[in-house]
Formats: sequence, structure tokens, C1' cells
RNA sequence: GAAUGUCUUCAGGGCGGGGUGAGAGUCCCCACUGGCGGUACAGUCCGCGACCGGGCGCACAGGUGCGCCCGCUGACCCGGUGCAACUCCGGGACCAACGGUAUAGUCCGGAUGGAAGAAGAUGUGU
Repeated sequence: GAAUGUCUUCAGGGCGGGGUGAGAGUCCCCACUGGCGGUACAGUCCGCGACCGGGCGCACAGGUGCGCCCGCUGACCCGGUGCAACUCCGGGACCAACGGUAUAGUCCGGAUGGAAGAAGAUGUGU
């Protein structure tokens, strides 16, 4: 130095303003936000995670938990610079799970949860 364990910590954002209405942070106008890895710097490209659905197995117990596999949110174009950019700059767009509720990316809830991953500590043996 590489490989391989164990442990610890971190790991998702949007304060909104106005109008209508009996009632809307949900409709309308304006605004605001953008997980992780890759790559010329990414909400929109490629991949991953979580949520959700299905299947199989195990445990305990009468319903829950865990593991594995499969499926699964959606959305971008034009011009410029450059070796290289759907990632930068300029311009104009678009998207955002499930449940609740006057129809939700922003409120409440599952969630003081979980996780892609990141950082650190420590061990093994070569």
C1' cells in the first nucleotide's frame, strides 16, 4: 500500500406572499426546494437507495418481524465556450411516491424510522 472483518458517527429540502371561497399552506397567480454513486460540476443522462406491490423461506406466535428475488416515482430542449458538458454559462421549459384533508413536491402521518453512500477508529493476515 492493497485485500478483508468489526465498531462508531453522519447521511432530504421547500420560514412563504396574495386571490376566490362557508371551508384551501391542496384550486388560481407569484415564490421556494432538489438523497447517493458515475461523468466536465446533473431534480431531468446512466445506475442505486427508500416508499409501495408481488413471490419464496425462516422465526415466533395468531399476527408481526427478518432475509432473498422480481417489479416499481417522474421530468429537457436550444444556443455558447471547450479536447470533453442533456452536468458549466445564457435563455426558455418540465417533474416530484403512499395515506389524511377543499384536489398537496412545500401541511400532518408512517418517520426520533430506514437507506444508497460518506467519514473515522480498530483488528486480521499477506
A computed fold for a 126-nucleotide RNA, annotated as FMN riboswitch aptamer (RFN element). The sequence was found by an Rfam model in a public genome assembly. The prediction has a mean pLDDT of 78.